[in-house]
């Protein structure tokens, strides 16, 4: 330098071919317990790496760009 893959709550992972983001873990509140842990019930937390475009509608499609991983030179 070229190409491929990837980027989603604190962490991990989903979202069939465009229809408003789901689950686990963690955090937190309460119950239970002598305390802790475990268990049960509830709550908060991401508009999806950044910017732009297409569309009535974009995590998803297109362009630019950044990070990471890989292959080739």
């Nucleotide at each position: 330098g070229a190409c491929c893959g990837u980027g989603u709550g604190g962490c991990c992972u989903a979202a069939u071919a465009g229809a408003u983001a789901a689950g686990g873990u963690g955090u937190u509140u309460g119950a239970c317990u002598u305390u802790g842990g475990a268990u049960c019930a509830g709550a908060a937390g991401a508009c999806c790496g950044a910017g732009g475009g297409u569309u009535a509608a974009a995590g998803u499609c297109c362009c630019u760009u950044c990070g990471c991983g890989g292959u080739c030179a």
Molecule: transfer RNA
Organism: Scleropages formosus